[in-house]
This record gives sequence, structure tokens and C1' cells, in this order.
RNA sequence: CCCCGUAAAAGGCACACCCUCCGCAAGGGGGGCUCGCAAAGCUAAGGGUCCAUCUACAUGGAUCGCCUGGCUUCCAGG
Repeated sequence: CCCCGUAAAAGGCACACCCUCCGCAAGGGGGGCUCGCAAAGCUAAGGGUCCAUCUACAUGGAUCGCCUGGCUUCCAGG
């Protein structure tokens, strides 16, 4: 440096739900709690899905714990 995650070791994150705040909404922030996660770290780049507006075309927003990419990365093994 590359591949890889069977079992370890040290750790990490935190679904749903509850409280609170922001938002028209989807949803997001903080706290509690932990279903799970070898990238459940980052990225809205492509797709999907969701929300709002709209007669339609379409536009804007959200989701990375939906998928595929891109970037970074602990430990063990090869």
C1' cells in the first nucleotide's frame, strides 16, 4: 500500500420512542433511552423515496440508518 471482517481487544455511533426547540411540511438540533451498525464517519454526486408549491410542465426542500459512487478511517488476518 492492497484485499478482507471468522473470532478477538480497545473503543465508537445511536433506530424506534419520550421531552424540548426549529420548520408550512418532509425532516432537523439538544437531552434521555438503545433496535441495530465494520464505516450507522463525511459527502445530496447519480438514483430511489418523502414534503411543499403548481392546471400541467416543472421548481425548491428533505433523507447518507434506502441503494450506487467519491473522500477519510481503529484493530485483527492475508